[in-house]
RNA sequence: GUGGCUGUAGUGUAAUGGCAGCACGAUAGACUGUGGCUCUGUUAGAGAGGGUUCAAAUCCCUUCAGCCACC
Numbered sequence: 001g002u003g004g005c006u007g008u009a010g011u012g013u014a015a016u017g018g019c020a021g022c023a024c025g026a027u028a029g030a031c032u033g034u035g036g037c038u039c040u041g042u043u044a045g046a047g048a049g050g051g052u053u054c055a056a057a058u059c060c061c062u063u064c065a066g067c068c069a070c071c
């Protein structure tokens, strides 16, 4: 340089173009003599930009980062 794959919460991982969920974590409370377990609440997310659409995590274009193959 060419082609391909991946990018979603602090971490891992889902979702037929139609409310972005789940688990772990963090945090507050309940429970307890204390802690743990358990229960309840809270927390926080689409790599970036643009386009199509009534509606985009999803489709299209560009771009960024990582990985793989070829050269």
Base pairs, nucleotide, nucleotide: 001070002069003068004067005066006065007064010024011023012022013021018054025043026042027041028040029039030038047063048062049061050060051059
Molecule: transfer RNA
Organism: Candidatus Omnitrophota bacterium